This is a predicted structure of an 81-nucleotide RNA (c-di-GMP-I-UAU riboswitch aptamer) from a Gemmatimonadota bacterium. Rfam family: c-di-GMP-I-UAU riboswitch aptamer. The literature on the family includes a 2017 paper in Proc Natl Acad Sci U S A by Weinberg et al., "Bioinformatic analysis of riboswitch structures uncovers variant classes with altered ligand specificity". Its Rfam clan is "c-di-GMP_I riboswitch clan". Rfam 15.1 lists 17 matches to the family in 17 species. Rfam links the family to the GO term cyclic-di-GMP binding. The prediction has a mean pLDDT of 87.

RNA sequence: CCCGACAAGGGCACACCUGUCGUGAGGCGGGGUCGCAAAGCUACGGGUCAGGCACCGCGCCUGACAGCCGGGCUACCGAAG
Numbered sequence: 001c002c003c004g005a006c007a008a009g010g011g012c013a014c015a016c017c018u019g020u021c022g023u024g025a026g027g028c029g030g031g032g033u034c035g036c037a038a039a040g041c042u043a044c045g046g047g048u049c050a051g052g053c054a055c056c057g058c059g060c061c062u063g064a065c066a067g068c069c070g071g072g073c074u075a076c077c078g079a080a081g
Base pairs, nucleotide, nucleotide: 002081011036012035016031017030018029019028020027021026034067040073041072042071044070045069046068047065048064049063050062051061052060053059
């Protein structure tokens, strides 16, 4: 430095409900607690979704999602290895 079992101290918050912002996907606050050892951050790649344009066809632009996957950065406790 890498991995992370048993524990310990803790953390986040799916669906859904609600208030609010947004054309919308969705964001934020409160409730809630399916789950999560990165369910912390990040839109770089893929993907999905939304708004718009075009369309014979190939599509294009703008945006959203980090709890879809990958990547990047950071991180508590630590056995065996």